[in-house]
Context: one part of a larger RNA
RNA sequence: UUGGGUUUAAAGGGUGCGUAGGCGGUCUGUUAAGUCAGUGGUGAAAUCCCCCAGCUCAACUGAGGAACUGCCAUUGAUACUGACAGACUUGAGUACGGACGAGGUAGGCGGAAUUUAUGGUGUAGCGGUGAAAUGCAUAGAUACCAUAAAGAACACCGAUAGCGAAGGCAGCUUACUAGACCGUAACUGACGCUCAGGCACGAAAGCGUGGGGAGCGAACAGGAUUAGAUACCCUGGUAGUCCACGCCGUAAACGAUGAUCACUCGAUGUGUGCAAUACACCGUACGCGUCCAAGCGAAAGCGUUAAGUGAUCCACCUGGGGAGUACGUUGGCAACAAUGAAACUC
Numbered sequence: 001u002u003g004g005g006u007u008u009a010a011a012g013g014g015u016g017c018g019u020a021g022g023c024g025g026u027c028u029g030u031u032a033a034g035u036c037a038g039u040g041g042u043g044a045a046a047u048c049c050c051c052c053a054g055c056u057c058a059a060c061u062g063a064g065g066a067a068c069u070g071c072c073a074u075u076g077a078u079a080c081u082g083a084c085a086g087a088c089u090u091g092a093g094u095a096c097g098g099a100c101g102a103g104g105u106a107g108g109c110g111g112a113a114u115u116u117a118u119g120g121u122g123u124a125g126c127g128g129u130g131a132a133a134u135g136c137a138u139a140g141a142u143a144c145c146a147u148a149a150a151g152a153a154c155a156c157c158g159a160u161a162g163c164g165a166a167g168g169c170a171g172c173u174u175a176c177u178a179g180a181c182c183g184u185a186a187c188u189g190a191c192g193c194u195c196a197g198g199c200a201c202g203a204a205a206g207c208g209u210g211g212g213g214a215g216c217g218a219a220c221a222g223g224a225u226u227a228g229a230u231a232c233c234c235u236g237g238u239a240g241u242c243c244a245c246g247c248c249g250u251a252a253a254c255g256a257u258g259a260u261c262a263c264u265c266g267a268u269g270u271g272u273g274c275a276a277u278a279c280a281c282c283g284u285a286c287g288c289g290u291c292c293a294a295g296c297g298a299a300a301g302c303g304u305u306a307a308g309u310g311a312u313c314c315a316c317c318u319g320g321g322g323a324g325u326a327c328g329u330u331g332g333c334a335a336c337a338a339u340g341a342a343a344c345u346c
Base pairs, nucleotide, nucleotide: 004317005316006315007300008299012314014201015200016199017198021194022193023192025088026087027086028085029084030083031082033081034080035077036076037075038074039073040072041071042070049065050064052062053061054060091191092188093187094186095184096183097182098181100179103177104176105175106174107173108172109171110154114150115149116148117147118146119145120144121143125136126135162169163168206247207246208245209244210243211242215241216240220236221235222234223233258313259312260311261310262309263308266291267290268289269288270287271286272285273284274283295302296301319346320345321344328339329338330337331336
């Protein structure tokens, strides 16, 4: 390289939008670039192959043929692909109507709890643990009541529920805003799918500037435990966690399963529409689950939400270690991220 693969053995990019490129619905006509056929030219000789001949054979040499799978020109064919022209509605989109949801951004409001402060009642303990101690407390703690302040998170509802491209999203309310879905079949008429580069978004932690700081809490300190205990347990506690703006760009970013389209038995639960309605029985579309037929799979299992059967496009894999390291380059304030070897070794 061919081939074979990517849930768990190596391997699906964190997610989307989208450029080039690749691929692309139905019908008619034109063309004849691809494609197919015929003819002509060329494709040096030698070599290779076939068949003869010459050295006593062979190697070797000579003669003939075939071949040189290619290229050029020309004459035709027109199913398919392409190009051009015209038409269509099923793909795709638009419109109108409906209903849905923790989808997003900004503002306002609420109660429970916690901590603190002040005042009151009240007296000797409180707290914590396996047991303790550090700690707090007669300068009056803990407990109970009242008032005030602050910050963060939203019990119940709550769900194998819903929404979002993913990350993710949950008190209530207002404004702005995005979306899939259903119904109608009015409009456009292939406008589509995928997507190397590129751009945007992207948990937590971390970084910069300025705020904020109740609780929790890396680091740190002390008390225990222990042979030791740089831990697990306890008492404290700084960054951080929160807000605004700007970076970082990574995760077991997981369904460890790329996107789109078509096809292939059923059962059952559930969400939102539509349809129908009688008490029985039950349809349809899009989601979210469970169990299974065929089939697939090394098995576990998957099974119309496929890991089944096919098609298109992209990404990725090729023994373990060395190593996601070194070097170089790019990005970043940095931390680091991206790209990414080899020697050697088993």